Overview:
c-di-GMP-I riboswitch aptamer from an uncultured bacterium, 94 nucleotides, folded computationally. Its Rfam family is "c-di-GMP-I riboswitch aptamer". Gene Ontology term of the family: cyclic-di-GMP binding. The coordinates come from a structure-prediction model, not an experiment, and the mean pLDDT is 87.
Order: sequence, then structure tokens, then C1' cells
RNA sequence: UUCUCGAAACGGCAAAGUCGACGAAAGUCGAUGACGCAAAGCCAUAGGGCCUUCGGCCGGAUGCAAAUCCGACCAUGGCAGCCUGGUUCCCGAA
Repeated sequence: UUCUCGAAACGGCAAAGUCGACGAAAGUCGAUGACGCAAAGCCAUAGGGCCUUCGGCCGGAUGCAAAUCCGACCAUGGCAGCCUGGUUCCCGAA
């Protein structure tokens, strides 16, 4: 010095909940708040998984029709604090 690793210190991030904004929703952003985190930094066009369904499509019900309602399926919408992976980075005991 690098890799593995994770004691200590300086610092960092911020779950749930609450309030506000955006969104059809999932969720995101800001404030508050700390359950936790050594990558809880970034990548969702790396793979798997999970969540949602404005819209699409199919089926059913009502209806002259238009349409309305109910249900199944589909991500092009999301989650990196679900796992693996990629990438960058602070400190330095064992």
C1' cells in the first nucleotide's frame, strides 16, 4: 500500500409513526422522529423476488344501446432498508 475483516474514534445515513407536497396506486420527496445500518452511497436496462394496476386485454352481471359494476391476467410504474451481483468511498485495533 492492496485485499479480507470490523474493535475504537471522528463523523454519516435514518425504520415505524406524525405532518405537508406529488402520484390512480405502489411509492417518492421535504420536515419531524430513531428501529436499525460499515456501504442503509449509487445502479431496477445484471438475475431472482416482492408491491401496485391509471391503462390494456379477457370473462361475468345489468342494459335496446351507450355505459356501469365485479373478477382474472399483464409493468411500460415502483422497492437497492428482500437476496445475489456491479461500482465508488471514510477510519484502522485484532